[in-house]
RNA sequence: CAUAUCUGUAUGGGAGAGAAUGAUUGUCAGCAAUCAUCACCGAAGGCGCAACUCACCCGGAAACGCUCAGGUUUCAGAACUGUACAGACCCA
Numbered sequence: 001c002a003u004a005u006c007u008g009u010a011u012g013g014g015a016g017a018g019a020a021u022g023a024u025u026g027u028c029a030g031c032a033a034u035c036a037u038c039a040c041c042g043a044a045g046g047c048g049c050a051a052c053u054c055a056c057c058c059g060g061a062a063a064c065g066c067u068c069a070g071g072u073u074u075c076a077g078a079a080c081u082g083u084a085c086a087g088a089c090c091c092a
Stems, first nucleotide, its partner, number of pairs: 005088009018038001020037007039072003045068001046066003052060002
């Protein structure tokens, strides 16, 4: 100095599922929030099994499963991902 990998920041993309019902509060209203009931979704997080991996260990491990949490108009969030920047690490 360059590439790959990891982490963070900014920015862009980013699925699914009831604009559910009832009550209360705020509001001129619309609408929003909270609680309760039923129905659903999975791609924050969490948990579980496993291909696989490992020094063979009571280890690691998913976009699979569970749905505790979260979510089911828009907004927001969102695993993952493109670009840019910064740092770490490895090699020369």